[in-house]
RNA sequence: CCAGACGGCUGGAUGACCGCGGUUCAUCGCAAGAUGGAUCGAGGAAAGUCCGGGCUCCACGGAAGCACGGUGCCGGAUAACGUCCGGCGAGGGCGACCUCAGGGAAAGUGCCACAGAAACAUACCGCCUAACCCUUCGCGGAUUUCGGUCCGGGCGGGGUGGCAAGGGUGAAAUGGUGCGGUAAGAGCGCACCGCGUCUCCGGUAACGGCGACGGCAGGGCAAACCCCACCGGGAGCAAGACCAAGUAGGGACGGCAGGCACCGGGUUUCGAUCCGGAGCCAGGCGGGUUUCCGCGCCGCCGUCCGGGUCGGUCGCGCGAGGCGUCCGGUAACGGGCGUCCCAGAUGAAUGGUCAUCCAGCACCUUCGGGUGCGGACAGAACCCGGCUUACAGGCUGUCUGGCACU
Numbered sequence: 001c002c003a004g005a006c007g008g009c010u011g012g013a014u015g016a017c018c019g020c021g022g023u024u025c026a027u028c029g030c031a032a033g034a035u036g037g038a039u040c041g042a043g044g045a046a047a048g049u050c051c052g053g054g055c056u057c058c059a060c061g062g063a064a065g066c067a068c069g070g071u072g073c074c075g076g077a078u079a080a081c082g083u084c085c086g087g088c089g090a091g092g093g094c095g096a097c098c099u100c101a102g103g104g105a106a107a108g109u110g111c112c113a114c115a116g117a118a119a120c121a122u123a124c125c126g127c128c129u130a131a132c133c134c135u136u137c138g139c140g141g142a143u144u145u146c147g148g149u150c151c152g153g154g155c156g157g158g159g160u161g162g163c164a165a166g167g168g169u170g171a172a173a174u175g176g177u178g179c180g181g182u183a184a185g186a187g188c189g190c191a192c193c194g195c196g197u198c199u200c201c202g203g204u205a206a207c208g209g210c211g212a213c214g215g216c217a218g219g220g221c222a223a224a225c226c227c228c229a230c231c232g233g234g235a236g237c238a239a240g241a242c243c244a245a246g247u248a249g250g251g252a253c254g255g256c257a258g259g260c261a262c263c264g265g266g267u268u269u270c271g272a273u274c275c276g277g278a279g280c281c282a283g284g285c286g287g288g289u290u291u292c293c294g295c296g297c298c299g300c301c302g303u304c305c306g307g308g309u310c311g312g313u314c315g316c317g318c319g320a321g322g323c324g325u326c327c328g329g330u331a332a333c334g335g336g337c338g339u340c341c342c343a344g345a346u347g348a349a350u351g352g353u354c355a356u357c358c359a360g361c362a363c364c365u366u367c368g369g370g371u372g373c374g375g376a377c378a379g380a381a382c383c384c385g386g387c388u389u390a391c392a393g394g395c396u397g398u399c400u401g402g403c404a405c406u
Base pairs, nucleotide, nucleotide: 001402002401003400004399005398006397007396008395009394010393012357013356014355015354016353017352018351020041021040022039023038024037025036026035027034028033043377047388048387050386051385052384053383054382055236056235057234058233060294061293062292063291064290065289066288068232069231070230071229072228073087074086075085076084077083088102089100090099091098092097103227104226108225109224110221111220112219124167125166126163127162128161132159133158134157135156137154139152140151141150142149143148175193176192177191178190179189180188194216195214196213197212198211200209201208202207240314241313242312243311250305251304252303253302254301255300256299258281259280260279262277263276264275265274266273267272283298284297285296286295321340322339323338324337325336326335327334328333358375360373361372362371363370364369
């Protein structure tokens, strides 16, 4: 100097004029309110609504099972998490680093299209023919009526049989490389690698290492069903509390659940039936479902029609809070000390205009500068911890690779 990796901060400044919301002070006013002063006033993501909680309400709670949902290596942090930190393993990269939906394929089921011979199975091309059978040719021998016949072994061809090493197909083809062996081959044998089991060593552990034994052989997919381990009430600030005001404790229908006996009322064909009250026993209901135990309520579930309030105050910001510093820890983070209060609107506030400067880009340049363009993503609504997505420009730290010089 070039290229790259992982982070941090910022994301316009100043002045003038006009205009907003909260709190507080002063003056005026019976009050509502008005005027003036002081002070504070959108984000790193406020977005998505994907997780976890705080908080509020609910008569449901304990134990066990099933269903549903979530997580999935080990250790730690945290209020908690599916988050974060550190480590292990696997993959990518020269490297700094990055990624992982990371338990189980020997419990079972299922899928692997097409191509290819074959994907829980096998031979398309091909190699061999040692053993066995047939045969052309020529060689040697025996015999011959000279036509031939018999025997032996050789080359070639064929059959039969063997092979899965070589080639092809494919994402993946009966572990890989090499040597030996064989007719040709094959873990057939051996060496190394890989795989499995076991002892020992290191480590909290995941796991790693040395060694020994074993030829071990038919893979992959569980973000396929599934198996295993752990976790899991519901609804949500339009939660909820209070004040004020107002009506209709309204009406109709259907279903489930109850027996005994008593009282009152209505209907009655005098058999009975309906409504209400209270007692006993039982029954029903209680935010997935079942069982047991405990507790609570007295009915439970659903549909339709109709009426009132659609006002105000609180909830509403002092917090798992911010900043600085020290200590512990590899770190996430935790603790001590000091300091600060930094939005609370409710149709929803922080804006508009002008000027100058500045970051950046383009052009020109007498190198002093000039002209023009132009500054990203984007607005709180109960709050917090995360994750994900968007982001012009600027500043900066550490590390990796390369080139050159000293």